SAM riboswitch aptamer (S box leader) from Paenibacillus montaniterrae, 106 nucleotides, folded computationally. Its Rfam family is "SAM riboswitch aptamer (S box leader)". Rfam's curators write: The SAM riboswitch is found upstream of a number of genes which code for proteins involved in methionine or cysteine biosynthesis in Gram-positive bacteria. The coordinates come from a structure-prediction model, not an experiment, and the mean pLDDT is 83.

RNA sequence: UUCUUAUCAAGAGCAGGCGGAGGGACUAGCCCUAUGAAGCCCGGCAACCGGCAUUCCAUGUACGGUGCUAAUUCUUGCGGAAACAAUGGUUUCUGAGAGAUGAGAG
Numbered sequence: 001u002u003c004u005u006a007u008c009a010a011g012a013g014c015a016g017g018c019g020g021a022g023g024g025a026c027u028a029g030c031c032c033u034a035u036g037a038a039g040c041c042c043g044g045c046a047a048c049c050g051g052c053a054u055u056c057c058a059u060g061u062a063c064g065g066u067g068c069u070a071a072u073u074c075u076u077g078c079g080g081a082a083a084c085a086a087u088g089g090u091u092u093c094u095g096a097g098a099g100a101u102g103a104g105a106g
Stems, first nucleotide, its partner, number of pairs: 001106008013042001016041003022032003026077001028075002043069003048065003051061004073098001078095007
């Protein structure tokens, strides 16, 4: 980096330390941010894989490997349906796509 598969409406410091201006993948929006961004450390959440315990499926446990810790994956980008409204849209629902994470494979 590619493929397969599972999950993505819950959860986690409103006053922790260092750090100093940016961040929310991309587009368009809309947001967060010097009452302090990213990043690192600590703390916390979570059972996807392994371990362990009880048991038949399974359940529990954060011990190890990841992961996560504003807003539904913040909304949206392609298609469908319904309502409103009137030709240009608005709202809601839904499928796909894209993305993220785990496990497996090349």